Transfer RNA from a bacterium, 71 nucleotides, folded computationally.
Its Rfam family is "tRNA". The family's RNA type in Rfam is transfer RNA.
Model confidence (mean pLDDT): 82 of 100.
RNA sequence: CGCGGAGUGGAGGAGUAGUACCUCGUCAGGCUCAUAACCUGGAGGCGUCCGUGCAAUUCGGGCCUCCGCAA
Numbered sequence: 001c002g003c004g005g006a007g008u009g010g011a012g013g014a015g016u017a018g019u020a021c022c023u024c025g026u027c028a029g030g031c032u033c034a035u036a037a038c039c040u041g042g043a044g045g046c047g048u049c050c051g052u053g054c055a056a057u058u059c060g061g062g063c064c065u066c067c068g069c070a071a
Stems, first nucleotide, its partner, number of pairs: 002069006010024004018054001026042005047063005
C1' cells in the first nucleotide's frame, strides 16, 4: 500500500430519517442517630468536514483515530 469493522454524556451499551434511551457513576434533596441501601430531581453526549433530503446519530463521500485480516 490492499480489505473489513468500529467511533453516541465520566464508563459500558441500545437507537435502520422526525422526541437522543437504558444500566452504572456524579451532583442536589428526601429517608436514617449515622452510613449503606432505597426514593425524587438535575447537569452532562452523536469523531470531524462536505453532500442528499422538508428533516441526518441514521444515507453517500473525504479526513482523523482505534481494532482485525492479508501481505